Source information:
Large-subunit ribosomal RNA, domain I, 530 nucleotides, folded computationally. Its mean pLDDT, the model's own confidence on a scale to 100, is 82. It matches the Rfam family "Bacterial large subunit ribosomal RNA". RNAcentral holds the full RNA, with entries from Rfam.
[in-house]
Context: one part of a larger RNA
RNA sequence: GGCACACGGGGGAUGCCUAGGCUCUCAGAGGCGAUGAAGGACGUGAUAAGCUGCGAUAAGCUUCGGGGAUUAGCAAAUGUGAGAUUGAUCCGAAGAUUUCCGAAUGGGGCAACCUAGCAUACUGAAGGUAUGUUGUAAAAUACGCGAACGCGCUGAACUGAAACAUCUAAGUAGGCGUAGGAGAAGAAAAUAAUAAUGAUUUCCCAAGUAGUGGCGAGCGAACGGGAAAGAGCCCAAACCAACUUUGUUACGGCAUGGUUGGGGUUGUAGGGCUGCGAAGUGGCAUUAGCAAACAGAAGUGGAAUGGGAUGGGAAGCCCAGCGAUACACGGUGAUAGCCCUGUACACGUAUAGAAUGCUAGCCUAGCAGUACCCUGAGUACCGCGGGGUCGGAGACGCCCUGUGGGAAUCUGUCAGCACCAUCUGAUAAGGCUAAAUACUCCUGAGAGACCGAUAGUGAACUAGUACCGUGAGGGAAAGGUGAAAAGAACCUCGAACAGAGGAGUGAAAAGAACCUGAAACCGUGUGCUU
Numbered sequence: 001g002g003c004a005c006a007c008g009g010g011g012g013a014u015g016c017c018u019a020g021g022c023u024c025u026c027a028g029a030g031g032c033g034a035u036g037a038a039g040g041a042c043g044u045g046a047u048a049a050g051c052u053g054c055g056a057u058a059a060g061c062u063u064c065g066g067g068g069a070u071u072a073g074c075a076a077a078u079g080u081g082a083g084a085u086u087g088a089u090c091c092g093a094a095g096a097u098u099u100c101c102g103a104a105u106g107g108g109g110c111a112a113c114c115u116a117g118c119a120u121a122c123u124g125a126a127g128g129u130a131u132g133u134u135g136u137a138a139a140a141u142a143c144g145c146g147a148a149c150g151c152g153c154u155g156a157a158c159u160g161a162a163a164c165a166u167c168u169a170a171g172u173a174g175g176c177g178u179a180g181g182a183g184a185a186g187a188a189a190a191u192a193a194u195a196a197u198g199a200u201u202u203c204c205c206a207a208g209u210a211g212u213g214g215c216g217a218g219c220g221a222a223c224g225g226g227a228a229a230g231a232g233c234c235c236a237a238a239c240c241a242a243c244u245u246u247g248u249u250a251c252g253g254c255a256u257g258g259u260u261g262g263g264g265u266u267g268u269a270g271g272g273c274u275g276c277g278a279a280g281u282g283g284c285a286u287u288a289g290c291a292a293a294c295a296g297a298a299g300u301g302g303a304a305u306g307g308g309a310u311g312g313g314a315a316g317c318c319c320a321g322c323g324a325u326a327c328a329c330g331g332u333g334a335u336a337g338c339c340c341u342g343u344a345c346a347c348g349u350a351u352a353g354a355a356u357g358c359u360a361g362c363c364u365a366g367c368a369g370u371a372c373c374c375u376g377a378g379u380a381c382c383g384c385g386g387g388g389u390c391g392g393a394g395a396c397g398c399c400c401u402g403u404g405g406g407a408a409u410c411u412g413u414c415a416g417c418a419c420c421a422u423c424u425g426a427u428a429a430g431g432c433u434a435a436a437u438a439c440u441c442c443u444g445a446g447a448g449a450c451c452g453a454u455a456g457u458g459a460a461c462u463a464g465u466a467c468c469g470u471g472a473g474g475g476a477a478a479g480g481u482g483a484a485a486a487g488a489a490c491c492u493c494g495a496a497c498a499g500a501g502g503a504g505u506g507a508a509a510a511g512a513a514c515c516u517g518a519a520a521c522c523g524u525g526u527g528c529u530u
Stems, first nucleotide, its partner, number of pairs: 001529009015515001016480002020451002022448007029440002031145002039101003042055003046078002050074002061095006070082003106115003116134007135143002149180001150178005160167001164214001190197002201228005211219002232432003235376001239262006246255003267410001269375004273369004282363003287360005294353001299347003305320004321338002323327001330340002381405008391417001412427005467474002487514001490502004
C1' cells in the first nucleotide's frame, strides 16, 4: 500500500408527513375614491428587533347582540395586571378615533418635508399658538386606483411560404381612450325564391363545403336545420294651442322665427285633416307606498360503549352491546359511527335584500273618407382613392369611408352578387332596449387516476424578504426533537457560558447542529497479503 470484516466520522439522498401551492365546480360579489382610495412613511407594547393589529383615544375606545372561564396576537421569558354570573379575553353588527405622504386639492417640493392668505379665539403686541377654510372651476359633477372580460382608435416584427417581394403571422402582440357587472349588438331600406321566414346574441350542424389564393403557403363563409333565451318600444315631421321674436300694416290683423305643451311613429303603408263612435282592454323594462311569507350575522340544541389481553400509550385484536334524516372532515399517546370538535336535522335574528301581490302612477285601441299636407339631404347615388366581407380589382354586387359632383318625395325610394326587364322583399339617411354570452383581483362551500419541500406559486419559514444593480429591473436559500419539555437536577475532568464522562428523563436519546439517515469523501481496530 491492497483486500476482507467490524465500528465510526461526514453528508443530507430516500421513506413517511404537511402548515403551502395547482386546477376546477357550485353559489356570492363584481368595485374602492374629495365623507380623501389603492399603496405607503412614521409611530404605537412594562421590557420590543421582525411580522400582525392599530393611529397621539394608537395589539386599541363606545353601544347593541352572542358566549360563559379564563386571559394581556405570532411568543414559549420575567414583571405587572384584567376577569370569574356585578360576565373579562373572544365572536358578530353598528359607530367613534383615524398623524404624515399619496388623485393630493392653499402655494412650493428631492413623496412622507418647507411655507402662506382669510375667518374666529387666546390677546396690548408679535417672525406667536389653536381650530376651520383656500385645487382645476361659479354650481352640479368629474379627477386617482383596480385581475381578467367589452367596445373604439392605432398597430408591428420574428415566423410560414423550406429563399423572397403579393400573401402569411394578424387586425395578433404592443400603445392610447373609455364603459359595465357584464359589454357590444338589436326590432329589417333583412333573408329568400314562385314556397316562405320574421330583432339581436351564443352554441351544435351545415363544412374544411361554396369560394378565395405568387390558384403557392395558406385563408375560409353564408343560406338552411337543431338548441339556449325571448320583448318590444320612443322621437323628428305634418296639424293644434299658449307664450314670445322680427318684419309689415289700412292698427282689425297678416307673415316669419323661437320655446313649451298636445298630437304622432308606419310598408297588406301609416299619420295629419274631415265625419262617426267608445269610456274600455291589456301591459309595466320607470317611480312610490303597503302587505304577509321568504332568505339571512355571531350563535343554540344535537343520538349511541363497556370489558379483557398486548403495549409507554388502544382508536388496532378478542368478547358482548347500541345509534343512524348523523358511517362528511378533523383531532385525541397506533387504525374511533357511539372520547372531543362536529355532521344529518331542528332552531335563532340585528340587518339589509331580491322576487311576489295589491294600491297609486305611467303606457296602450276603433270605423269610414280622401282634394290637400307630413314621413330624417350635402343624405341616397355617381367618379376617383382606401377599407370590411369567404371574395388578394376580378364580370364584383353589398357595407363603411377620404375627396369631387349631387337626386327623388309615395304614381316616391332601396335591395334581390356587373347591367336591363319582369316579379318579389323592404321602407335608409334619429334614438332606447332585459335574457341567453365573456371573465374572476375577491368571499364561502366543495372536488381532484394534481404536487409533496431541487416538487408544487418566485415565496409551506420575518418572501417579492435577504442580496445584486445608478436605474429600469433581477431575485434566492431556508419545513419535521418528543405523545408530553418530562429540554438533562446533581457530581467529575476542564481556563470555560467549549466539550466530554457519569447520574437522571423518556417507549426510544429521538439531546435541541434534534424523525429516517443512502452515496461521494475521511478514519480507527482486527485478520490476510505485498